c-di-GMP-I riboswitch aptamer from Methylophaga sp. UBA3192, 83 nucleotides, folded computationally. Lineage of the source: Bacteria > Pseudomonadota > Gammaproteobacteria > Thiotrichales > Methylophaga. The model forms 85% of the base pairs in the Rfam consensus.

């Protein structure tokens, strides 16, 4: 140097929850708050949950179209360097 654990330092991130916007709706964004995170960085490629919607006499199923990356795999790119 590089790779892996692994734990120090020095830093990041932000769950519930409030407010306030935006959406039909799951959710999203901002602030403010820290529950936990070693990628809690980013990507909807596969399941998983959820929502909207269409058919069906209802209901489940089945389809479409959206949300969720802090649900799980799975790709990619980073930070330190005590031991």
């Nucleotide at each position: 140097u590089u790779g892996u654990u692994u734990u120090a330092u020095a830093g990041c991130c932000a769950a519930a929850c409030u407010u306030g916007u935006c959406g039909u709706g799951a959710g999203g964004c901002a602030a403010g708050g820290u529950c936990g995170g070693a990628a809690a960085g980013c990507c909807a490629c596969g399941g998983g949950u959820c929502u909207u919607u269409a058919g069906c006499u209802a209901u489940a199923u089945u389809g479409a179209a959206g949300a969720u990356g802090g649900c799980c795999g799975g790709g990619u790119u980073g930070c330190a360097u005590u031991g």